This is a predicted structure of a 73-nucleotide RNA (transfer RNA) from a Bacteroidaceae bacterium. It matches the Rfam family "tRNA". Rfam describes the family as follows. Transfer RNA (tRNA) molecules are approximately 80 nucleotides in length. Model confidence (mean pLDDT): 81 of 100.

[in-house]
RNA sequence: GCCGAAUUGGCUCAGCUGGUAGAGCAAUUCAUUCGUAAUGAAUAGGUCGGGGGUUCGAGUCCCCCAUUCGGCU
Repeated sequence: GCCGAAUUGGCUCAGCUGGUAGAGCAAUUCAUUCGUAAUGAAUAGGUCGGGGGUUCGAGUCCCCCAUUCGGCU
């Protein structure tokens, strides 16, 4: 330099054919216990890596950029 993949709550990951974002773990509160852990219930937390475009509507499609990983030279 070229090609490909990935980027979504604190962490690991879903999200179909574009219809307005979820799960597990973690956190907080409550219940239970003599107490802790475990268990159960509830709550909070994400403008989806950045910018632009298409569309009535974009996490999803297109373009550019950034970062990480892999391959080729």